The prediction has a mean pLDDT of 76.
Bacterial RNase P class A from a Chromatiales bacterium, 344 nucleotides, folded computationally.
Its Rfam family is "Bacterial RNase P class A". By type it is a ribozyme. Rfam links the family to the GO terms tRNA processing, ribonuclease P activity and dimeric ribonuclease P complex.
RNA sequence: GGAGUCGGCCGGGCAAUCGCGCGGUGCUUGCACCGGGAGGAAAGUCCGGGCUCCUGCGGGCAGGAUGCCAGGUAACGCCUGGGGGGCGUGAGCCCACGGAAAGUGCCACAGAAAAUAUACCGCCUCUAUUUAUAGAGGUAAGGGUGAAAAGGUGCGGUAAGAGCGCACCGCGCGGGUGGCAACAUGCCGCGGCACGGUAAACCCCAUCCGGAGCAAGACCAAAUAGGGAAGCAUGUGCCCCGCCCGCGGGCGCUUCCGGGUAGGUUGCUCGAGGCUGCUGGCGACAGCGGCCCCAGAUGAAUGAUUGCUCUCGACAGAACCCGGCUUACAGGCCGGCUCCUUAU
Repeated sequence: GGAGUCGGCCGGGCAAUCGCGCGGUGCUUGCACCGGGAGGAAAGUCCGGGCUCCUGCGGGCAGGAUGCCAGGUAACGCCUGGGGGGCGUGAGCCCACGGAAAGUGCCACAGAAAAUAUACCGCCUCUAUUUAUAGAGGUAAGGGUGAAAAGGUGCGGUAAGAGCGCACCGCGCGGGUGGCAACAUGCCGCGGCACGGUAAACCCCAUCCGGAGCAAGACCAAAUAGGGAAGCAUGUGCCCCGCCCGCGGGCGCUUCCGGGUAGGUUGCUCGAGGCUGCUGGCGACAGCGGCCCCAGAUGAAUGAUUGCUCUCGACAGAACCCGGCUUACAGGCCGGCUCCUUAU
């Protein structure tokens, strides 16, 4: 000097005038003054909850979700650290990471044969015979096909071969050592040894999960038709929001037709809250202390103009709230680490 990788931050600002919405104070009750007024993703509606309702508790089934280990968290499918596998020279990045000896299914084409698997070419032995060839038996070491073909290399052995035997490696089982564990282990022993892959195929195993959602729910006012019909039924029935059962509880339940209202208040913003210091921890985070209050609209508030400044403005607007994940993003700033090149 260049390239890369990981983490963090900003993403218009200040002032004036008029306008909009909320809170507070004053009071002449419609005015004045004061203070605040969209995001890092508010987006997707993908997960997890808080909260509300369905009448409470327990068990089972179905269905669904997750899937290495240990932690964090209110919880999670999230985050942190570690293990294993893969990619990269590296810093780093990714993983839908339990089980194939419970069972079933699938592995195109090629190939003799694709899993209790076979003999196309070949090798060896015997018989026949007219050189060639034909038949019978043995074989899976060599060749071919394929992503993958009865574990690999070497030696011995054999008619020729083959874990047939042996050595080493591989594999399986059992131990030792280290680690909380996943796991690691040129540590020890036994065994010739199961015949591949695939579970985001069915399946098996472990763990977790009731349903619906602020248009939930609560209250007030007003209006209509305190309407009509059918079935079950006084408990041997029905209901308690996936289904079944038990306990516990309720008393009418279910279905159809028709009519009225859809207005207001609340829920509605003090929170698993934000910022910061110390302590503990590799870390996510936890504990203790200090400071702060930071939008609550409802056909939907933050707009218009001017001046200065600036990185000259991207993606983009809360609607009950919060923790995550994913996606989009013009431009700018800061830091750690890795690699390449050059000079000293």